[in-house]
RNA sequence: ACCGGUUGGCGGGCUCCCGCUGUCCCGUUUCGGCGGGGUAGAGGAAAGUCCGGACACCACAGGGCGAGGAUUCCCCGUGAAAACGGGGGCAUGCCGGUCGCGAGGCCGGCAUGACGGACAGUGCCACAGAAAACAUACCGCCCCGCGCUCGUCGCGGGGUAAGGGUGAAAAGGUGGGGUAAGAGCCCACCGCCCGGAGGGCAACCGACGGGGCACGGAAAACCCAAUCCGGUGCAAGGCUAAAUAGGGGACCGGGCGGCCCGUCCGAUGGUCCCGGGUAAGUCGCAUCCCCGAUCCGUCGGGGAAUUCCGCCCCGCGCGGGAUAGAUAAAUGGGAGCCGCUCCCGGCCUCGGCCGGGGGAACAGAAUCCGGCUUACCGCCAACCGGCCCUU
Numbered sequence: 001a002c003c004g005g006u007u008g009g010c011g012g013g014c015u016c017c018c019g020c021u022g023u024c025c026c027g028u029u030u031c032g033g034c035g036g037g038g039u040a041g042a043g044g045a046a047a048g049u050c051c052g053g054a055c056a057c058c059a060c061a062g063g064g065c066g067a068g069g070a071u072u073c074c075c076c077g078u079g080a081a082a083a084c085g086g087g088g089g090c091a092u093g094c095c096g097g098u099c100g101c102g103a104g105g106c107c108g109g110c111a112u113g114a115c116g117g118a119c120a121g122u123g124c125c126a127c128a129g130a131a132a133a134c135a136u137a138c139c140g141c142c143c144c145g146c147g148c149u150c151g152u153c154g155c156g157g158g159g160u161a162a163g164g165g166u167g168a169a170a171a172g173g174u175g176g177g178g179u180a181a182g183a184g185c186c187c188a189c190c191g192c193c194c195g196g197a198g199g200g201c202a203a204c205c206g207a208c209g210g211g212g213c214a215c216g217g218a219a220a221a222c223c224c225a226a227u228c229c230g231g232u233g234c235a236a237g238g239c240u241a242a243a244u245a246g247g248g249g250a251c252c253g254g255g256c257g258g259c260c261c262g263u264c265c266g267a268u269g270g271u272c273c274c275g276g277g278u279a280a281g282u283c284g285c286a287u288c289c290c291c292g293a294u295c296c297g298u299c300g301g302g303g304a305a306u307u308c309c310g311c312c313c314c315g316c317g318c319g320g321g322a323u324a325g326a327u328a329a330a331u332g333g334g335a336g337c338c339g340c341u342c343c344c345g346g347c348c349u350c351g352g353c354c355g356g357g358g359g360a361a362c363a364g365a366a367u368c369c370g371g372c373u374u375a376c377c378g379c380c381a382a383c384c385g386g387c388c389c390u391u
Base pairs, nucleotide, nucleotide: 002386003385004384005383006382007381008380009379010378012338013337014336015335016334017333018332020041021040022039023038024037025036026035027034028033043362047373048372050371051370052369053368054367055233056232057231058230068229069228070227071226072225073088074087075086076085077084078083089115090113091112092111093110094109095108096107097106098105099104116224117223121222122221124217125216138164139163140160141159142158143157144156145155146154147153148151172190173189174188175187176186177185191213192211193210194209195208198205199204237283238282239281240280247274248273249272250271251270252269253265254264255263256262287304288303289302290301291300292299293298305323306322307321308320309319310318311317340359341358342357343356344355345354346353347352
């Protein structure tokens, strides 16, 4: 220098024109609106809806059991919780060094890890391969029998996991003995398993001793264990409340009766009232106060509240940022200039300048807040890795 990764920051600016939604003002109106003007209007993830909370309604004496869900190496810290930060342990992969004939060991660095359990049980292991978990005989190797064209042959029976081949994985490895050929069959070493003095807050490490070696992988398959968790989510929920249909009540009505009262009648009609549900509207729902400006909508400054980030003498301390509210769902489109960046050409004082052409992503609030995950053209900063070159 190039390429890649991680973390953090940024995610263009100004002007004009045409629109969109909310809100305010003015004018107009046949009260349905219409016209003009002012003003405010998306994100770092607004996304996935995975986790925790606020809030609301429902349920609930206490306890137990079951179902469902979340979490999962250890320690410390922050936090309301989820979660995050720091340190450590173990495993796997890669690189470097070193020891050993070798299998392999040790040391260092980097990356990754849903990192409790695979002898509690059930199931799974694609493709390839003879065989994928009570192992297995395809090629090969070895022994025996038979046959003939007597061979480095064919057929049949048996032994064998040392060699080949398949695979992500083939049931310990290296070296030797042994054998018909082989095999932990035997031996030494390496690995593994079991116990374990001792060390560590713990995860865990482990001197030493024992065992021929059993126990493949996957729990991001079900499952088991431990800890925790009432249910439903703003379509929560509160208020207002039509038209039509239906329900209840009162009166008018009809029968009995001279009348009132009373009583009976009713798929009839009329008037009024009541309550329930639906459409619709509204609140929830976009923070509050003071000062100044103002087109009275808002804007600017200050303070408070909530929340995020940074710093610190760790306290509600200091500094900085944010707080839009639509409801079928507004926040958009176009043009010009500037800035950023890429390509081509030219100039040149080699740092840039000029001209032409191109590029600008992912995406879009829907009650709010904190996290996690995923998407993202390009730029900046820090750190790390790889490769190449030079010394």